[in-house]
RNA sequence: GGCUGCGUGGCCUAAUGGAUAAGGCGUCUGACUUUAGAUCAGAAGAUUGAGGGUUUGAGUCCCUGCGUGGUCA
Numbered sequence: 001g002g003c004u005g006c007g008u009g010g011c012c013u014a015a016u017g018g019a020u021a022a023g024g025c026g027u028c029u030g031a032c033u034u035u036a037g038a039u040c041a042g043a044a045g046a047u048u049g050a051g052g053g054u055u056u057g058a059g060u061c062c063c064u065g066c067g068u069g070g071u072c073a
Stems, first nucleotide, its partner, number of pairs: 001072007010025004018056001027043005050064004
């Protein structure tokens, strides 16, 4: 350099082009407990890595460039 996969909360993982992007762990608050843990209840946390396009509607499709992995030279 060519081809190709991936990029979604702090971490991991979903979502057939169609309702307010779902769940687990973690964090915070409360209950319980002498305290902690476990358990239960609740909350915060995502402009879906960036920019642009298509569409009535984009995490999803297309383009550009970025990061990262694989492969070939």
The RNA shown here (transfer RNA) has 73 nucleotides and comes from Scleropages formosus.
The RNAcentral record of the sequence draws on Rfam.
Rfam family: tRNA. Gene Ontology term of the family: triplet codon-amino acid adaptor activity. Rfam classes the family as a transfer RNA.